[in-house]
RNA sequence: GCAGCCUUAGCUCAGUUGGUAGAGCAUCGGUUUGUGGAGCCGAGGGUCGCUGGUUCAAGCCCAGCAGGCUGUACCA
Numbered sequence: 001g002c003a004g005c006c007u008u009a010g011c012u013c014a015g016u017u018g019g020u021a022g023a024g025c026a027u028c029g030g031u032u033u034g035u036g037g038a039g040c041c042g043a044g045g046g047u048c049g050c051u052g053g054u055u056c057a058a059g060c061c062c063a064g065c066a067g068g069c070u071g072u073a074c075c076a
């Protein structure tokens, strides 16, 4: 350089046919306990990597860019 895959909450990941963005863990509050942990109940937390395009409507489709992983080619 080329090809493929990946990028969604603090972390790990779902998201079906384009139609209200979710789960577990973590965090915070409550409950319980002599205290803490565990359990139970609840809450907060999002530029869906970035910029554009298509569409009535985009996390999902298209293009470019950025970062990561894998494979491969070339030079030394």
Base pairs, nucleotide, nucleotide: 001072002071003070004069005068006067007066010025011024012023013022019056027043028042029041030040031039049065050064051063052062053061
Molecule: transfer RNA
Organism: Hyphomonadaceae bacterium